[in-house]
Context: one part of a larger RNA
RNA sequence: GGACAGGGGCCCGAACAAGUAGCGGUGCAUGUGGUUUAAUUCAAUGCAAAGCGAAGAACCUCACCAGGACUUGACAUACCGCGAACCCUCUUGAAAGAGUGGGGUGCCUUCGGGAACGCGGACAUAUGUGGUGCAUGACUGUCGUCAGCUCGUGCCGUAAUGUGUUGGGUUAAGUUUCGCAAUGAGCGCAACCCUUGUGUUUAGUUGCGAUAGUUGAUUUUGGAACCCUGAUCAAACUUUCGAUGAUAAGCCGAAGGAAGGUGAAGAUGACGUCAAGUCAACAUGCACCUUAUAUCCUGGGUGACACAUGUGCUACAAUGGUCGGGACAAAGCGUCGCAAUCCCGCGAAGGUGAGAUAAUCCCAAAAACCCAUCCUCAAUUUGGAUUGCAGGUUGCAACUCUCCUCCAUGAAGCCGGAAUUUCUAGUAAUCGCUGGUCAACCAUACAACGGUGAAUCCAUUCCCGGGCCUUGUACA
Numbered sequence: 001g002g003a004c005a006g007g008g009g010c011c012c013g014a015a016c017a018a019g020u021a022g023c024g025g026u027g028c029a030u031g032u033g034g035u036u037u038a039a040u041u042c043a044a045u046g047c048a049a050a051g052c053g054a055a056g057a058a059c060c061u062c063a064c065c066a067g068g069a070c071u072u073g074a075c076a077u078a079c080c081g082c083g084a085a086c087c088c089u090c091u092u093g094a095a096a097g098a099g100u101g102g103g104g105u106g107c108c109u110u111c112g113g114g115a116a117c118g119c120g121g122a123c124a125u126a127u128g129u130g131g132u133g134c135a136u137g138a139c140u141g142u143c144g145u146c147a148g149c150u151c152g153u154g155c156c157g158u159a160a161u162g163u164g165u166u167g168g169g170u171u172a173a174g175u176u177u178c179g180c181a182a183u184g185a186g187c188g189c190a191a192c193c194c195u196u197g198u199g200u201u202u203a204g205u206u207g208c209g210a211u212a213g214u215u216g217a218u219u220u221u222g223g224a225a226c227c228c229u230g231a232u233c234a235a236a237c238u239u240u241c242g243a244u245g246a247u248a249a250g251c252c253g254a255a256g257g258a259a260g261g262u263g264a265a266g267a268u269g270a271c272g273u274c275a276a277g278u279c280a281a282c283a284u285g286c287a288c289c290u291u292a293u294a295u296c297c298u299g300g301g302u303g304a305c306a307c308a309u310g311u312g313c314u315a316c317a318a319u320g321g322u323c324g325g326g327a328c329a330a331a332g333c334g335u336c337g338c339a340a341u342c343c344c345g346c347g348a349a350g351g352u353g354a355g356a357u358a359a360u361c362c363c364a365a366a367a368a369c370c371c372a373u374c375c376u377c378a379a380u381u382u383g384g385a386u387u388g389c390a391g392g393u394u395g396c397a398a399c400u401c402u403c404c405u406c407c408a409u410g411a412a413g414c415c416g417g418a419a420u421u422u423c424u425a426g427u428a429a430u431c432g433c434u435g436g437u438c439a440a441c442c443a444u445a446c447a448a449c450g451g452u453g454a455a456u457c458c459a460u461u462c463c464c465g466g467g468c469c470u471u472g473u474a475c476a
Base pairs, nucleotide, nucleotide: 002475003473004472005471007470008469009468010467011466012465013464015460019423021421022420027313028312029311030310031309032308033307034305035304042053064300065299066298067297068296069295073125077124079121080120081119082118083117086103087102088101090099091098092097107114108113128288131286132285136283137282138278139277140276141274143272148187149186150185151184152183153182154163155162167178168177169176193266195264196263198234199233201231202230203229204228208223210221212219237260240254241253242252244250303442316416320375321374324371325370326369332363334361338355342351343350382413387408388407390405391404392403429452430451431450432449434447435446
């Protein structure tokens, strides 16, 4: 100098407390362990693995298993021989492949041959989602958006080191101020960036308002006020006033203001820690395989099921369910696609195909909500699992193993033990909508978007995590 302490002091945090909605019980979805299996491919394992890699396993994916094939190889660069390439038929086969019979002879040329492609052969090699993340790069998690981590010169000390960075105040902050053998500086903090909240100027089409028209139209005429959209600028800085403080930094209150003390949210993650994670994203050292640990194909498996566990969805109802009317979003996507309208079907769908390469047309119905009907506390008009028919879509293919619809069936569940999690405001809770992946979809996931919209914070004693100072130590 570290590390540790159920030592001390100061301080902070959805850490406790005060509240709120849950999880733990049920059913299902999904991940993991275990077991099973020919195989149930692999990785991730306290916080920081477990709706994780996977933004989508029927084939493919695919790495696993069974079987059938192949060996210069599915792919690359060179060498030699033959044939242009290529197209069609047939046999065998699950396919891959193996074999057969026809057609075809192109382009350049110094007529030797060459280019591209195919087949055969030999040799360098090619290949490996096989091993090592404890050989690595690169990327990532975590402490933690915590306020820390260091350096130059000087000074103290024999030295390791110390000082600065400690102290009095203050802050979200090593933020800042005063003091001080220190004086300066760097990486972090903050600011600069994006979104959002207010206004000015400018631009008005596809958007907005007016007008004529009607069932209406990308219909007619006119406007630039408002809304909105895009760009430019302004605005917030403790600026002003009062109290307090050390005449400081600041803090408290008020004013004005759309906004007030970091306005709100995001991106941004210091030195380092965990030999943390990934050789299966990619790259890569080393050793390993080379008629196989490479490659091709068919089928199966990753979807098994006594059980254990994580994360979710749906519920247990009357603040509800059901039937019928009515209203109000934002943000996205669309020519491999989105599809209006009309017809048909109880419906999923099907037929038709206007329109839009999109502020124009479409997806599109927002749903909670409001008005009104029935149900009247019951395993029910609650709950929807499970199962039986009948259909539809995508796809070469839906048995293992897709999704959707109709009819029927109508399980557990009456608020959940110990224990445990989230959240401080447009937040929690609740309600729907969109996107990526994608032929389809196991999405109740993930990532966004808006609608409705709470309760509580006395306080820091205690639990957990962290920062600074200090004390102790027989620890390294």